[in-house]
RNA sequence: GGGGUCGUCGUCUAGCCUGGUCUAAGACGUCGGGCUGUCAAUCCGAAGAGCGCGGGUUCAAAUCCCGUCGACCCCGCCA
Numbered sequence: 001g002g003g004g005u006c007g008u009c010g011u012c013u014a015g016c017c018u019g020g021u022c023u024a025a026g027a028c029g030u031c032g033g034g035c036u037g038u039c040a041a042u043c044c045g046a047a048g049a050g051c052g053c054g055g056g057u058u059c060a061a062a063u064c065c066c067g068u069c070g071a072c073c074c075c076g077c078c079a
């Protein structure tokens, strides 16, 4: 230098191919409450991300396109 995969709540992941009430779902964790003499377990509830960043297309973008940053992998070049 060329190519590929990935980046979404605190963590891990789903959703992306097939744009559409998704102001985004699940598990774990956190907080509050019930239960218990207490704790654990269990049950109920709550908070928490606008999707790496910027731009474009569109009535509408996490999803499509372009650029860019980062992580990992493959190939090439120089020495």
Stems, first nucleotide, its partner, number of pairs: 001075007010028004020059001030046005052068005
A computed fold for a 79-nucleotide RNA from a Candidatus Omnitrophota bacterium, annotated as transfer RNA.
The RNAcentral record of the sequence draws on ENA.
Model confidence (mean pLDDT): 80 of 100.
Taxonomically the source falls in Candidatus Omnitrophota (Bacteria, Pseudomonadati).
It matches the Rfam family "tRNA". By type it is a transfer RNA.